[in-house]
RNA sequence: AGAGUUUGAUCCUGGCUCAGGACGAACGCUGGCGGCGUGCUUAACACAUGCAAGUCGAGCGAGAAAGUUAGCCUUCGGGUUAACGAGUAAAGCGGCGGACGGGUGAGUAACGCGUGAACAACCUAUCCUGGAAUCGGGGAUAACCUGGCGAAAGCGGGGCUAAUCCUUGAUAAGCUAACAGGUAAGCAUUUACUGGUUAGCAAAGGUGCAUUAGCAUUGUUCCGGGAGGGGUUCGUGUCGGAUUAGCUAGCUGGUGGGGUAGAGGCUUACCAGGGCGACGAUCCGUAGCUGGUCUGAGAGGACGAUCAGCCACACUGGGACUGAGACACGGCCCAGACUCCUACGGGAGGCAGCAGUGGGGAAUCUUCCGCAAUGGGCGCAAGCCUGACGGAGCAACGCCGCGUGAGUGAAGGAGGCCUUCGGGUUGUAAAGCUCUGUCCAGGGGGAAGAAAGGUUACAGCAGGUAAUGGUUGUAAUUUGACGGUACCCGUGGAGGAAGUCCUGGCUAACUACGUGCCAGCAGCCGCGGUAACACGUAGAGGGCGAGCGUUGUCCGGAAUUAUUGGGCGUAAAGGGUACGCAGGCGGAUAUACAAGUUAAAUGUGAAAGGUGUCGGCUCAACCGGCAGAUUGCGUUUGAAACUGUAUAUCUUGAGGACAGCAGAGGAGAGCGGAAUUCCUGGUGGAGCGGUGAAAUGCGUAGAUAUCAGGAAGAAGGCCAGUGGCGAAGGCGGCUCUCUGGGUUGUCUCUGACGCUGAGGUACGAAAGCCGGGGGAGCGAACGGGAUUAGAUACCCCGGUAGUCCCGGCAGUAAACGUUGGACACUAGGUGUUGGUGGUUCGAAUCCAUCAGUGCCGCAGUUAACGCAUUAAGUGUCCCGCCUGGGGAAUACGGUCGCAAGGCUGAAACUCAAAGGAAUUGACGGGGGCCCGCACAAGCGGUGGAGCAUGUGGUUUAAUUCGAAGCAACGCGAAGAACCUUACCGAGGUUUGACAUCCCAUGACUACCUAUAAAAGUAGGAUUUAAGUCUUUGACUUACAUGGAGACAGGUGGUGCAUGGCUGUCGUCAGCUCGUGUCGUGAGAUGUUGGGUUAAGUCCCGCAACGAGCGCAACCCUUAUUCCUAGUUGCCAGCACGUAGAGGUGGGGACUCUAGGGAGACAGCCGGUGAAAGUCGGAGGAAGGUGGGGAUGACGUCAAGUCCUCAUGCCCUUCAUACCUCGGGCUACACACGUGCUACAAUGGUUGGUACAGAGGGGAGCGAGGCUGUGAAGCUGAGCAAAUCCUUCAAAGCCGAUCAUAGUUCGGAUUGCAGGCUGCAACUCGCCUGCAUGAAGCUGGAAUCGCUAGUAAUCGCAGGUCAGCAUACUGCGGUGAAUACGUUCCCGGGCCUUGUACACACCGCCCGUCACACCAACCGAGUUGGAUGCACCAGAAGUCACUGUAGGGUGCCGAAGGUGUGUCUGAUAAGGGGGGUGAAGUCGUAACAAGGUAGCCG
Repeated sequence: AGAGUUUGAUCCUGGCUCAGGACGAACGCUGGCGGCGUGCUUAACACAUGCAAGUCGAGCGAGAAAGUUAGCCUUCGGGUUAACGAGUAAAGCGGCGGACGGGUGAGUAACGCGUGAACAACCUAUCCUGGAAUCGGGGAUAACCUGGCGAAAGCGGGGCUAAUCCUUGAUAAGCUAACAGGUAAGCAUUUACUGGUUAGCAAAGGUGCAUUAGCAUUGUUCCGGGAGGGGUUCGUGUCGGAUUAGCUAGCUGGUGGGGUAGAGGCUUACCAGGGCGACGAUCCGUAGCUGGUCUGAGAGGACGAUCAGCCACACUGGGACUGAGACACGGCCCAGACUCCUACGGGAGGCAGCAGUGGGGAAUCUUCCGCAAUGGGCGCAAGCCUGACGGAGCAACGCCGCGUGAGUGAAGGAGGCCUUCGGGUUGUAAAGCUCUGUCCAGGGGGAAGAAAGGUUACAGCAGGUAAUGGUUGUAAUUUGACGGUACCCGUGGAGGAAGUCCUGGCUAACUACGUGCCAGCAGCCGCGGUAACACGUAGAGGGCGAGCGUUGUCCGGAAUUAUUGGGCGUAAAGGGUACGCAGGCGGAUAUACAAGUUAAAUGUGAAAGGUGUCGGCUCAACCGGCAGAUUGCGUUUGAAACUGUAUAUCUUGAGGACAGCAGAGGAGAGCGGAAUUCCUGGUGGAGCGGUGAAAUGCGUAGAUAUCAGGAAGAAGGCCAGUGGCGAAGGCGGCUCUCUGGGUUGUCUCUGACGCUGAGGUACGAAAGCCGGGGGAGCGAACGGGAUUAGAUACCCCGGUAGUCCCGGCAGUAAACGUUGGACACUAGGUGUUGGUGGUUCGAAUCCAUCAGUGCCGCAGUUAACGCAUUAAGUGUCCCGCCUGGGGAAUACGGUCGCAAGGCUGAAACUCAAAGGAAUUGACGGGGGCCCGCACAAGCGGUGGAGCAUGUGGUUUAAUUCGAAGCAACGCGAAGAACCUUACCGAGGUUUGACAUCCCAUGACUACCUAUAAAAGUAGGAUUUAAGUCUUUGACUUACAUGGAGACAGGUGGUGCAUGGCUGUCGUCAGCUCGUGUCGUGAGAUGUUGGGUUAAGUCCCGCAACGAGCGCAACCCUUAUUCCUAGUUGCCAGCACGUAGAGGUGGGGACUCUAGGGAGACAGCCGGUGAAAGUCGGAGGAAGGUGGGGAUGACGUCAAGUCCUCAUGCCCUUCAUACCUCGGGCUACACACGUGCUACAAUGGUUGGUACAGAGGGGAGCGAGGCUGUGAAGCUGAGCAAAUCCUUCAAAGCCGAUCAUAGUUCGGAUUGCAGGCUGCAACUCGCCUGCAUGAAGCUGGAAUCGCUAGUAAUCGCAGGUCAGCAUACUGCGGUGAAUACGUUCCCGGGCCUUGUACACACCGCCCGUCACACCAACCGAGUUGGAUGCACCAGAAGUCACUGUAGGGUGCCGAAGGUGUGUCUGAUAAGGGGGGUGAAGUCGUAACAAGGUAGCCG
């Protein structure tokens, strides 16, 4: 010191969360020792038991007992007397103390506390000090005795007695009061001192010594002073709420009386009517305050345990008594609640003292020891008392310290875990070896804390006649709870002593297995749906360590309430606007004062704590000394700049006067024209109107249209303008009247008169309300017509309130510039409105200036967008407002309103976001440009029929699996009868059909038999090979069989774990990078722009300059030509030759073959253009990438494929493997895709006849011949091919026939008979012949292909293949039509725009309804608490009055009661809304022009 989290990414705003520290803590796991601290935060709940306040015999009376000793008696048990015990214990009178010490924090928002003052308004026992005294009388009463009542507690009657008990008298230095003085001082009453007169006021003795007086000491009384303590008063500080705004009747002041220690309404009578409050009274809630504690850099914030100061309280409420002091924790009286005792009549009690108990609670200790120390009470003292205190005990509750061992030790052991199987890691860790001894065990020694005081002895000093006594010192003796503790010395032995949390990021630390959106984790983000570093376990690692985590709370981080130190155009936030009281702030000069300010001195700011330093416990925690600090308050003395106050002056702020100017500024009255509608009349005659298209509506009873006349109301065309005016809302025909403001000029007057403005007041669009008018047009509601799935809408036809006027109310708007007001300062440019000045003779222009109103733009600023002299810049002053989203423009309360409603304005609960600006994409029923058989223009199809084929569905034992919009569906499959085959049924096998390793045997197979559907099983018969060596043989290898186990096997799963391959956008023109530049950044630029192209193709321009992958080219083929070569190809010329034939010799000319070249580049000409290029032309076989192919950028679709192959993981192993036969993949109410054949005459049938290309051929192609109607069969030449075969190409052409018909079209279907392949054509092949002769007469909505050698049409070949093609892949033959064009549909590219989308429009998202849960609100009421007022009643008690006394009465007065309010809880049938909740319903409101722009009231 920061970090995580909103987004695809970015910056900002903003909340949430984390890392730190702390604790009187609690909980979980664990736990060795010591020191020092701390320990009911909850029920101020109730308390058993014991103890916590007594003491004094030197104030007084009275006065035992146990026991011991002695005597006597004795029934031998004991009894009795005396002395000691002892003037002791207990009780009593009296004195002092129980007002301290100890506890608690309920109450209290207060002079309670803190701080600083004051008392000229006070008290003070004990103590210290000074002064003066201590003299005489009298009286009562307890104890005790006696008798009585009562259960008890206790009570009262009679009798005796003492005092330091009570009382009276004397004395009075003095004090108090009164009266009249003096001096000094002060602060008004007065204070101090002084002296005079009058009145009033004291006392107590005890002890020691001496005893004659007395001395000493201690008490007692009075009066001063001091110290300490207390009382009272004042300044100032001290929590939250305004949804608490008014409070107050002794209440404020005065006078008289009373009261108090004392001032005082403290109390009372009378008089006056005050006092407090927005600087927050009153009321409500909460709370003991402080020194301090925790945190923080600080300022602050939170807290107020332990320790210390103050206050308050003592079961609850009230009250007084005593006393120096109390309205009294362990005192009294009364009332109440509770508990206990009781003989029922009545009594007793108060742990918030120390222990302890119950209860409450997450939670907090021993019914301990001791007065040895410190302190307190009493006492002359010894001493007694002391749960204060000193100690110990319990508790890891906290802080601090120590230990659980140290060194060495690599075979890097074993085991665990992981593994790529090589190893790695645990890990010098262990073991082993060598040591040490803190703690520990046991043994021994052993403190400090103790000094006083007492006693004894001695000595000194002062005083005194002496003694006692006082005081100082010395010596001896005596006192320790803790505790035989701390500490020390031997002995023993590594022995007895480590856990806990975490390991996805934040945040240090990772692997395996299990699990499979389950179980679970989680502080936030988030993990988990079969490969989880996030769950659980293990291993390993990280952190801390006798502790570690969790929970809770506080501060911090949070500048997230911002004084230090924030904001308000769009993120939350400027009041709708103005005026203005209070308040805050305020121009220039001078003088005075000294309140603020500032300087110095001084008092205080308790101690403890904290800081620094030094010291004591072995260190530390802990403790002590000193210093400093305590930021504050008071007092005194200075200063006078600034603020303030007072006085005097000034003119620049502000205002006035005078002279002009502009204007939809406001109010009232009047006037005018155009248009609309209505009414009347004329003309006229069928429609009008309205819409996307219609209809409702109007019209032959005459509309619309048109002409004339009339009526009414509302609104103000052109001018008109980012023009004007106004505070805002707002204001628009013309004229008049009244009126507000602004501005310019002159620089004339006043002299700071100013700015802002909480409350307050006024104004305030539209809609709305009340009353009265008015009502043409428009027009909520409403009616009708359309649209639609619906249409309570959008569109249309009507239409009421309203809109208009007058009077009143309301008070809100996206009342917006989303920008409060005022003042000052800070570059410019350009327009415009209204003045003025200069220039000019004047106008115009130009220049200058003032006041407005716009645009652009620098600095600056801003998160960015933007703002920028009209600031969102730089400053000052004042006001308003904000503090995450939702809940909530809400509820409740208050207030205003006739109502509607307005203003003010929460919480519970819930989420981790909500949001701003900008970026890149994607999308739009946004825009621009461009392309494509995309449309259009054409040609031919599909969709209808039959059949083929694929798919869905259904069926089935199985109909194996995959492919699913384009981009699945004649697809994988270039060919399912068996095989294939993965599916089903049945029969079998289990180291296996296949691979490697080991052992045994030497065969196995072929062959035969039985069985069987086959596989197989069983049997028979027969029976190895090669090599080496040390050759009766052994070994090795191969092969085969058998055996054991490792393993094989899997077309089982996951294409969402993968590789590879492929499809698609798309052969679309795009996709990127380096450097530079711009931007806070994501990103931008380049790649955009102007042209051009098939093209990001090229040119030009440009903060870009270059480059890469794509495009193009290079490659193949085709079109022309040349060269070379010339067989198997060719044959012009020359020969031979045939029925015919390149058949033969030969030839290379031609065709062709196949190698190599040439050729085309916008090269040439012209137009155009800056260029790139484009248009036209020539030449050329070919012309503008000549045609075709191969070639597929970055990427997208979790696209397809685990069933081609490969492969991780999972699953299976007598089965999901393997073998075999049969069946199935070929099923069939149906639906779809792709095709074939047709529906005919551009045709069918038939006869004749012509012309290809590219392929294939050895288990092959097969000529020719023969047979057959034919498929085909028999035979078989040639050919591994430019040679032979396939091989007759067909359409075409030349004839014939058919004549528009379900036909001489069409051929499905079916029957019969055959052929071929093949172990085998039943399920389930192809072909032939004969016969049969179905649907179909050109195909609805819709939809497909194609731009030239293309479509269409015709045939041929090949692969697969035993056989099987309408499919697929190729080949050639014949060979068109059309393209105006880019508006529209589809797809794509570029630029731009909007966006609430980013899984990206198949997006996002709103509201009702239904269901579940939650909190809050209202609610007939019910029930608690608190409290006000009025009244009743009235205990104890003070005071007063009264009575001879007991007593009585009165005022006040607690609890209680009654009535009526207020506030605040709990609860409630029911009600309305809100929030939350993976897959509910209905619609589609918003985001794009969101399909009617949206939004506010």
Predicted 3D model of a 1497-nucleotide RNA (small-subunit ribosomal RNA) from an uncultured marine bacterium. The RNAcentral record of the sequence draws on ENA and SILVA. The same sequence occurs in records of 2 taxa.